[in-house]
RNA sequence: CCAGUCAAAGGCAAACUUAUUGAAAAAUAAGGACGCAAAAUCACGGGUCUAAAGCUUAACGCCAAGACGGCCGGGUUUCCUGGA
Numbered sequence: 001c002c003a004g005u006c007a008a009a010g011g012c013a014a015a016c017u018u019a020u021u022g023a024a025a026a027a028u029a030a031g032g033a034c035g036c037a038a039a040a041u042c043a044c045g046g047g048u049c050u051a052a053a054g055c056u057u058a059a060c061g062c063c064a065a066g067a068c069g070g071c072c073g074g075g076u077u078u079c080c081u082g083g084a
Base pairs, nucleotide, nucleotide: 001083002082003081004080011036012035016031017030018029019028020027021026034070040076041075042074044073045072046071047068048067049066050065054062055061
């Protein structure tokens, strides 16, 4: 640098359930295992979701802000196996 079908060593862990936190999206922990060869990492661009507070006469509208990396792109690092 390239490839990764199976297997091996090890790793991660969707849905769902329970508990806790949160206004919510969601997060964390335990169980669980659909999948993953970067399902490692960074909210930088796009996207999606939430919207207590705020705006609004009010709202199912708008929105400060927040969430999602297992949605796409990009940055950084790079494990396992095989090959060059």